[in-house]
Context: one part of a larger RNA
RNA sequence: ACGAACGCUGGCGGCAUGCCUAACACAUGCAAGUCGAACGAGAAGCCACCUUCGGGUGGUGGAAAGUGGCGCACGGGUGAGUAACGCGUGGGAACCUGCCCCGAGGUUCGGAAUAACGGCUGGAAACGGCCGCUAAUACCGGAUGUGACCCGAGGGUGAAAGAUUUAUCGCCUUGGGAGGGGCCCGCGUCCGAUUAGCUUGUUGGUGUGGUAACGGCGCACCAAGGCUACGAUCGGUAGCUGGUCUGAGAGGAUGAUCAGCCACACUGGGACUGAGACACGGCCCAGACUCCUACGGGAGGCAGCAGUGGGGAAUAUUGGACAAUGGGGGCAACCCUGAUCCAGCAAUGCCGCGUGUGUGAAGAAGGCCUUAGGGUUGUAAAGCACUUUCAGUCGUGACGAUGAUGACGGUAGCGACAGAAGAAGCCCCGGCUAACUCCGUGCCAGCAGCCGCGGUAAUACGGAGGGGGCAAGCGUUGUUC
Numbered sequence: 001a002c003g004a005a006c007g008c009u010g011g012c013g014g015c016a017u018g019c020c021u022a023a024c025a026c027a028u029g030c031a032a033g034u035c036g037a038a039c040g041a042g043a044a045g046c047c048a049c050c051u052u053c054g055g056g057u058g059g060u061g062g063a064a065a066g067u068g069g070c071g072c073a074c075g076g077g078u079g080a081g082u083a084a085c086g087c088g089u090g091g092g093a094a095c096c097u098g099c100c101c102c103g104a105g106g107u108u109c110g111g112a113a114u115a116a117c118g119g120c121u122g123g124a125a126a127c128g129g130c131c132g133c134u135a136a137u138a139c140c141g142g143a144u145g146u147g148a149c150c151c152g153a154g155g156g157u158g159a160a161a162g163a164u165u166u167a168u169c170g171c172c173u174u175g176g177g178a179g180g181g182g183c184c185c186g187c188g189u190c191c192g193a194u195u196a197g198c199u200u201g202u203u204g205g206u207g208u209g210g211u212a213a214c215g216g217c218g219c220a221c222c223a224a225g226g227c228u229a230c231g232a233u234c235g236g237u238a239g240c241u242g243g244u245c246u247g248a249g250a251g252g253a254u255g256a257u258c259a260g261c262c263a264c265a266c267u268g269g270g271a272c273u274g275a276g277a278c279a280c281g282g283c284c285c286a287g288a289c290u291c292c293u294a295c296g297g298g299a300g301g302c303a304g305c306a307g308u309g310g311g312g313a314a315u316a317u318u319g320g321a322c323a324a325u326g327g328g329g330g331c332a333a334c335c336c337u338g339a340u341c342c343a344g345c346a347a348u349g350c351c352g353c354g355u356g357u358g359u360g361a362a363g364a365a366g367g368c369c370u371u372a373g374g375g376u377u378g379u380a381a382a383g384c385a386c387u388u389u390c391a392g393u394c395g396u397g398a399c400g401a402u403g404a405u406g407a408c409g410g411u412a413g414c415g416a417c418a419g420a421a422g423a424a425g426c427c428c429c430g431g432c433u434a435a436c437u438c439c440g441u442g443c444c445a446g447c448a449g450c451c452g453c454g455g456u457a458a459u460a461c462g463g464a465g466g467g468g469g470c471a472a473g474c475g476u477u478g479u480u481c
Base pairs, nucleotide, nucleotide: 001479002478004477005476006475007474008473011353012352013351014350015349016348017346018345019311024309025308026307028306029305030304033070034069035068038067039066045060046059047058048057049056050055077264078263079262086189087188088187089186090185091184092183095181096180097179100177101176102175103174104173105172106171107170108142109141110140111139117132118131119130120129121128122127148157149156150155162169163168164167190236191235192234197227198226199225202224203223204222205221206220207219208218209217239261240260241259242258243254244253245252246251266287267286268285269284270283289300290299291298292297317343319342320341321340325339326337327336328335329334356386357385358384359383366377367376368375369374390422392417393416394415395414396413400408425470426469427468428467429466430451431450432449436465437464438463439462440461446453447452
């Protein structure tokens, strides 16, 4: 010094922090949606009309779902793996970039489908199948094409989407920017030589493929290279950094919280979509595990927030709110947000405060010691006189919100009231090391960090009185300097 734990003890507040172990398994709820100003269709309710009293039609209304768009690649978690261009730092060239900003130009004419829906139908379910209808900012074609791309320099390729409340929001091509990202390199980055040799896509070249892009990244052929005692290879351990702890520094140790980067998402593999993923709450395959089943077949993944079991010396609520900050969608209103802001629990830590103040000698009583005279506890108590912080009761009551909107919260604060009233313990006293006597015990019982104490007067064990130290803490254990 600590993300601590354990023992004894425990009044209040502020600010922080809180599974270090099983990257063990998870019941339940929530954690990513949103847009009707892209589109078709349209339930309940309400209104009107008709009615064979079953209901029907029209209007309004807009639920649930569907197509489509954007988001879901952020935010949140964890540290398993990784000794690596992973990280840190400094450079580099062959790249990409949705939304945002600045600039230039355009936004034309057509077409074919499909979900929803209706009918039939399979299945226990999950979920389907067939037929029919329909829209779009979904899909496809033609035109144009400043510019863009390709090129054998003649040429060739290649775009768009509309919506409404009429003011906007969009759409397409292209140049630039900002921010973000991919890639390459120099240097730095733990232990072991009781690991000395390692390597065949291996090292380089040519060609080709592939990628946003360079590249053995992949492939074919050719050459035989490449690394290594300045430690290759192998084995062990480990996320890295800003920082944190310690120290006069140099250094050593460490990498919780906060911030940056990386990696992972039951285990292993794979791609799809997309500006971006090889994708925690997406898909497919395999595996282990759990669950449902009508036995044919299906479902799941908390290292998100709470919570449960287990492990452990040990680590919290199945809370409130979107009020603020920020994020997604939307023209907006607004919706969503276990990010976040708050509250709850824990002396886990740091900081602050309190548990009273003054006076009071017959130095009371009691305790302890005693040479029996006394000494000490000790102004300590009582008594007397005061005060009211904190806690309590009553009242008032914010800032945070530049107009509205406050979960926190009737909280903080402020005012009034009552009464010393509700609030002290823990460790130690042989030396190191601050603090001594009596009794008990008798190498016993025990103490102990080291030296060492205890075998009949023990300042070292146990109790008591007294004393010392720290104090809502004090000790012990563990770890680091």
Molecule: small-subunit ribosomal RNA, 5' domain
Organism: uncultured Alphaproteobacteria bacterium